The RNA shown here (transfer RNA) has 72 nucleotides and comes from Streptomyces sp. ISL-12. Lineage of the source: Bacteria > Bacillati > Actinomycetes > Streptomycetaceae > Streptomyces. Its Rfam family is "tRNA". Rfam classes the family as a transfer RNA. The same sequence occurs in records of 2 taxa.
RNA sequence: CGGAACGUAGCCAAGUGGCAUGGCGCCCGCUUUGGGAGCGGGAGAGCGCAGGUUCGAUCCCUGCCGUUCCGA
Numbered sequence: 001c002g003g004a005a006c007g008u009a010g011c012c013a014a015g016u017g018g019c020a021u022g023g024c025g026c027c028c029g030c031u032u033u034g035g036g037a038g039c040g041g042g043a044g045a046g047c048g049c050a051g052g053u054u055c056g057a058u059c060c061c062u063g064c065c066g067u068u069c070c071g072a
Stems, first nucleotide, its partner, number of pairs: 001071007010024004018055001026042005048064005
């Protein structure tokens, strides 16, 4: 320098046009002498950034940024 994949909560993943789902973690309660485990409940992300398309974008398109891989 060229090409490809990926970027979603504290961490890990799902979701590929109709304002986002789960696991771990976190908080509260029950249980326990206490802790852990178990059970119930709850909070937390508008999807890397900017633009475009669309009635509507995490999803499609463009550019940029970051990470990884391949080639030179």